[in-house]
RNA sequence: ACAGUUCUUCGGGGUCAGUGAAAAUCUGAACCGGCAGUCAAAGUCUGCGACCCGACUAGUCACGCAAGUGGAUGGGCGGUUGAUCUGGUGAAACUCCAGAACCGACGGUUAAAGUCCGGAUGGGAGAAGAACGCG
Repeated sequence: ACAGUUCUUCGGGGUCAGUGAAAAUCUGAACCGGCAGUCAAAGUCUGCGACCCGACUAGUCACGCAAGUGGAUGGGCGGUUGAUCUGGUGAAACUCCAGAACCGACGGUUAAAGUCCGGAUGGGAGAAGAACGCG
């Protein structure tokens, strides 16, 4: 002085009323917004994560005389994956201010879900800290 190694912790939020036999799912109003980047701060720009799908692979379980068939779990890889404009300020902002919009996986639920229940005391993009430390 720097690449790195190991470990620890953290790491998703949000409702009331009305109608009705029944709805936190309809109607009305309300509320919420993971992570990294971006000369300037983002649910809507760029990318990522998770959920979902596919084949491959690792061991494993079941069936089968055998060839093989099927299931769950782990790993990496690939695919799919919603939504914003206008004005203002400024050197610079689809990120700030003003205004008006829009979006929100899957399964369940006596009535249709971003907000209820569930997978999830899970996983994770990442963040912070500690120790070690080649040459």

The prediction has a mean pLDDT of 83. The RNA shown here (FMN riboswitch aptamer (RFN element)) has 135 nucleotides and comes from a Microbacteriaceae bacterium. Taxonomically the source falls in Microbacteriaceae (Bacteria, Bacillati, Actinomycetes, Micrococcales). It matches the Rfam family "FMN riboswitch aptamer (RFN element)". From the family's description: The RFN element is a highly conserved domain that is found frequently in the 5'-untranslated regions of prokaryotic mRNAs that encode for flavin mononucleotide (FMN) biosynthesis and transport proteins. This element is a metabolite-dependent riboswitch that directly binds FMN in the absence of proteins.